[in-house]
RNA sequence: AGAGUUUGAUCCUGGCUCAGGACGAACGCUGGCGGCGUGCCUAACACAUGCAAGUCGAACGGACCGAGUGGAUAGCUUGCUAGAAACUUGGUUAGUGGCGGACGGGUGGGUAACACGUGGAUAAUCUGCCUGUAACACCGGGAUAACACCGUGAAAAUGGUGCUAAUACCGGAUGCCUUCAAUAGAUCGCAUGAUUUGGUGAAGAAAGAAUAAUUGGUUACAGAUGAGUCCGCGGCUGAUUAGCUAGUUGGUAAGGUAAAGGCUUACCAAGGCGAUGAUCAGUAGCCGGCCUGAGAGGGUGAACGGCCACACUGGAACUGAGACACGGUCCAGACUCCUACGGGAGGCAGCAGUGGGGAAUCUUCCGCAAUGGGCGCAAGCCUGACGGAGCAACGCCGCGUGGGUGAGGAAGGCCUUCGGGUUGUAAAGCCCUGUCAAAUGGGAAGAAAGAAAUGACAGUACCAUAAGAGGAAGCCACGGCUAACUACGUGCCAGCAGCCGCGGUAAUACGUAGGUGGCAAGCGUUGUCCGGAAUUACUGGGCGUAAAGGGCGAGUAGGCGGUUAAUUAAGUCAGGUGUGAAAACUGUGGGCUCAACCCAGAGAGUGCACCUGAUACUGAGUAACUUGAGUGCAGGAGAGGGCAGUGGAAUUCCUAGUGUAGCGGUGAAAUGCGUAGAUAUUAGGAGGAACACCAGUGGCGAAGGCGGCUGCCUGGACUGUAACUGACGCUGAGGCGCGAAAGCGUGGGGAGCAAACAGGAUUAGAUACCCUGGUAGUCCACGCCGUAAACGAUGGGUACUAGGUGUAGAGAGUAUCGACCCUUUCUGUGCCGGAGUUAACACAAUAAGUACCCCGCCUGGGGAGUACGGCCGCAAGGUUGAAACUCAAAGGAAUUGACGGGGGCCCGCACAAGCGGUGGAGCAUGUGGUUUAAUUCGACGCAACGCGAAGAACCUUACCAGGGUUUGACAUCCCCUGACAGCUAUUGAAAGGUAGAAUUCUAUCUACGGAUAGACAGGGAGACAGGUGGUGCAUGGUUGUCGUCAGCUCGUGUCGUGAGAUGUUGGGUUAAGUCCCGCAACGAGCGCAACCCCUACGUUUAGUUGCUAACGUGUGAAGGCGAGCACUCUAGACGAACUGCCGUUGACAAAACGGAGGAAGGUGGGGAUGACGUCAAAUCAUCAUGCCCCUUAUAUUCUGGGCCACACACGUGCUACAAUGGCCGGUACAGAUGGAAGCGAAGCCGCGAGGUGAAGCAAAUCCCAAAAAGCCGGUCUCAGUUCGGAUUGCAGGCUGCAACCCGCCUGCAUGAAGUCGGAAUCGCUAGUAAUCGCAGGUCAGCAUACUGCGGUGAAUACGUUCCCGGGCCUUGCACACACCGCCCGUCA
Repeated sequence: AGAGUUUGAUCCUGGCUCAGGACGAACGCUGGCGGCGUGCCUAACACAUGCAAGUCGAACGGACCGAGUGGAUAGCUUGCUAGAAACUUGGUUAGUGGCGGACGGGUGGGUAACACGUGGAUAAUCUGCCUGUAACACCGGGAUAACACCGUGAAAAUGGUGCUAAUACCGGAUGCCUUCAAUAGAUCGCAUGAUUUGGUGAAGAAAGAAUAAUUGGUUACAGAUGAGUCCGCGGCUGAUUAGCUAGUUGGUAAGGUAAAGGCUUACCAAGGCGAUGAUCAGUAGCCGGCCUGAGAGGGUGAACGGCCACACUGGAACUGAGACACGGUCCAGACUCCUACGGGAGGCAGCAGUGGGGAAUCUUCCGCAAUGGGCGCAAGCCUGACGGAGCAACGCCGCGUGGGUGAGGAAGGCCUUCGGGUUGUAAAGCCCUGUCAAAUGGGAAGAAAGAAAUGACAGUACCAUAAGAGGAAGCCACGGCUAACUACGUGCCAGCAGCCGCGGUAAUACGUAGGUGGCAAGCGUUGUCCGGAAUUACUGGGCGUAAAGGGCGAGUAGGCGGUUAAUUAAGUCAGGUGUGAAAACUGUGGGCUCAACCCAGAGAGUGCACCUGAUACUGAGUAACUUGAGUGCAGGAGAGGGCAGUGGAAUUCCUAGUGUAGCGGUGAAAUGCGUAGAUAUUAGGAGGAACACCAGUGGCGAAGGCGGCUGCCUGGACUGUAACUGACGCUGAGGCGCGAAAGCGUGGGGAGCAAACAGGAUUAGAUACCCUGGUAGUCCACGCCGUAAACGAUGGGUACUAGGUGUAGAGAGUAUCGACCCUUUCUGUGCCGGAGUUAACACAAUAAGUACCCCGCCUGGGGAGUACGGCCGCAAGGUUGAAACUCAAAGGAAUUGACGGGGGCCCGCACAAGCGGUGGAGCAUGUGGUUUAAUUCGACGCAACGCGAAGAACCUUACCAGGGUUUGACAUCCCCUGACAGCUAUUGAAAGGUAGAAUUCUAUCUACGGAUAGACAGGGAGACAGGUGGUGCAUGGUUGUCGUCAGCUCGUGUCGUGAGAUGUUGGGUUAAGUCCCGCAACGAGCGCAACCCCUACGUUUAGUUGCUAACGUGUGAAGGCGAGCACUCUAGACGAACUGCCGUUGACAAAACGGAGGAAGGUGGGGAUGACGUCAAAUCAUCAUGCCCCUUAUAUUCUGGGCCACACACGUGCUACAAUGGCCGGUACAGAUGGAAGCGAAGCCGCGAGGUGAAGCAAAUCCCAAAAAGCCGGUCUCAGUUCGGAUUGCAGGCUGCAACCCGCCUGCAUGAAGUCGGAAUCGCUAGUAAUCGCAGGUCAGCAUACUGCGGUGAAUACGUUCCCGGGCCUUGCACACACCGCCCGUCA
């Protein structure tokens, strides 16, 4: 000192949360020792039991118990015993009396108060015991407890009679002195007054005890101590408490008190308090301090200390120096206890302790040894004050649980890429030490002291001794904040969580383990307070848009206030004095071994009061001034306000005329009006409301607001002048007034418009938008209401701070005859813009800049401007204005995207213009659905559906049924055997099983017996194999799509607080981010284009299998042959096209348009080539692969079946519906493939499929191979046909182990639907569409599919308004999972 959290990202605002410290704490887990502290925060709830205040015999009379003297008296053994009174003396003490029980100890209920704190006052007071000073104590008296007797009562208690004492009580005397009264002075002060001197008069005392000292008593003064009272200032919340007060406020008189005083009473007056918050309500003991904080502050008032209040609750006085009295009295009440029922007793908020309450707080301990207190002359007695001990980790502080060495880095644990890593020098082992604890022995200080005696704590602290590592470590955390990570389990479950948030099968966030981090006899959690929070902002915040300027004005209180002079000294400043208790705090020093703790002396205590001084500023009163403000005078401007009058246009209505069938209305209609004459048109009239043009970011007004014209009344502003006043000013809480529209009341008025309402449309509905009507209302007068996005979302005032340019009003200068023009001043109203400000947007002399003054308002979102209460209102409602609960956000500005039934520009078979289809039929094929033992699986808008599959009869095959196998059909390793296979027989659907005969191979070595190694096969054990099982949302790879769309980015620089922007935007242009120009950008990369392939022209090279012009030869014909390579062709190289040339346009550019030449002209045509990325797109079943799952089965093998089912729906195709045609005959012309388990010629057979045959060909040579449409000729003549060919029957052919489920082909026969296809929808812009055939891959066989090839060969494109998709710019946005978004209401 900050951090997390709003967003895709950013800046800001703003709340929530965390890290720190503290505690009289509690709870969870754990727990060795000591020191010092602390310990009912709740029920001021109720209390059993014991103790907590007594003491004095030196005040007094008794009583009792002793001792002594004494000796009455008695007994008798006559000298013994007992022994009364009286006296002396010692002890005890019930009573009288004195002092103390007002201290000490407890608690915080009450109290918002002079209760407390602080500083004063007391000239308005008292003070026992104590100290000092002065003076006294003389003479008397009468009682009464105790006691005795008699009573009452259960008890507590109490009555009567009688006796007695005092330092108890009373009378008289004396009076230094005191008080009082009147009086003569003096001095002083602070108003009343205070002090003091003199004489006179009146009143007022006392107590003895002991005796050796002594002590007590009385009066008075003084001191000290303690207390009372009064005052200034200070410290809680609520205005949803605004008025309170009758002894109330004051006076006079009296009473009362120690004392002023309405403290009390009588009379008189009518005051007193309050927005600077009275009264009322709530809460609370106050302070020194304590906690926190940098401080200012905030919180708190346990322990310790000061003050107050209280003592079961309420009230009252008595005694006393002191009380209205915790362990006193009286009364009342509640409660508890005793009782003989009549009556009595009691008060733990003293120390222990009990019950109760509660999350929670201790021993019914020891001692008066110390300190202190009461009484006493003293000894002493009393003391739950106090000193100690006990219990409690409740807190603070200190110590320990060992130290050194020790690597094969042991074992075990955990992880692992299996190599290792980590726990970890940690352990063990070896060498040591002895703190604490335990044991034994000694043993204090605390004692004041001086002779003795006296220690609760305590045999404690401390010291010594020996032994032994022995008896002593846990708790929390480990996703980020926040130091610390892995494995397993779990699978939005269980759970965690302070905030953000984790968990839905690979969780560093749950649980456990290992490891790590932190603290440590504690550690965490919870609660509370401060901090962080500048998040109530005095220090130190804000209000245009984030929360926040009152709707506006004049103005009261208040706050603030121009220039000059002198005075004063309240504020202010300086110095001094007093006080600010002690403790605490800070620093210094000291004492317990250290520390905590304790002690000493200092500082601080920011405060208050008084004294002295200063006088710049503020204040106060005084005198002046003119610049602020106002008045006067001279002017002009204006929808400023009020009242009255008046004008024209228009709408509507009425009357009359003309006139006829419609009018009106809409996107289109209908309702409506009209033949009873509308609309239209002409004339006249009525009535109400509003004032076109002028008209203008023009004017006026405080705001709301104000618009025809005229008159009257009236407010304000501005300009000029400088005559007058002389600070008269600014702001303004309350209060007062004004205040759009709508609404309300009463009475008018009512043309148009028009909530409500009615009807017609629209629509799924339409309580709306549109249409036809239409009432309140809108208008006037008077009275209410008092609110608006009452907005510039910007309160008012004053001053200052660059400019530019409009506009309205007034003025000055210059110039002019004059008016303009030009320059300039003031006031208002706009725009642009610099500094500055701002989160940014923006504001910018009309500030949101720089300052000052005053007012209003804000403090997270929702709940809510709601509820309750008050006030206002006729009502509607307004104003003031919460809380519970709930969320972690809500929000502002800007950025990038995506989106818009926003805009601009542009492109694409996107539309349009065309051609041909699909959708209707039959069939093929795929899919859905259904069915099934199974109909294996995947693909699902475009971008799944003739797709994976370039070809399911078995196989394929993954599916189903059934039969088998279990180290396995396949791979590697180990051991044993030497066969296995094959053959034969048998069984079986097959796989396989059983039985039999026969029986290894290769290499090396060899002593020839064999051994070793390998191959292959069988058997065996286990590691393992295997899986088309799951997850494409764990992945790689591959692919689709936007899209062959023109885009996507980077470096440096610049701009911006930043996200980002710029570049890449703009003007042109292009197929193109293609190019040019411009530009705070300059460059670059991936894309585009080009480079590559095919095709179109040519040259050249090369001529076999190709070709044949010339020559020769040859045939029925033929490049058939010789020959040749000229041509065609083949296939290598090269050339060729570049807007290169010309013209026009364009900006002198890029480029476009036209032209020439050329085989080809503006990327010539086609292909390959697919940027950054998007879709959790597709694929775990091509392959690979993590994790999970199966392991006599989810593996593997076999037979059969299924993938081919069929009410239906969809996609893609084929064939058609016919004459541009069908059929028959004849005849012509391709390209590109393929061919050895192959293509297969000729010939022959068959109607044909095909068979036979075998030549040739590993191919420019041979073969498939016939190209078809076309052309020529013929026929059919518009029909379900000589169209169409489905379906079915029969007979055949081919492939194959096998065509039943389930192949293809042929022949004969059969001859279905279908006559061009609804809504809708697809392809195509030229060698294209359409149409025609050919070939290939797959393949034993099977092609309407797919991939290629050539033949014939069109139509149309005005154009970009619209549909779809895309690109660029811009705009809006509350979207960012991005419009398939977000989100509101109702219901569940």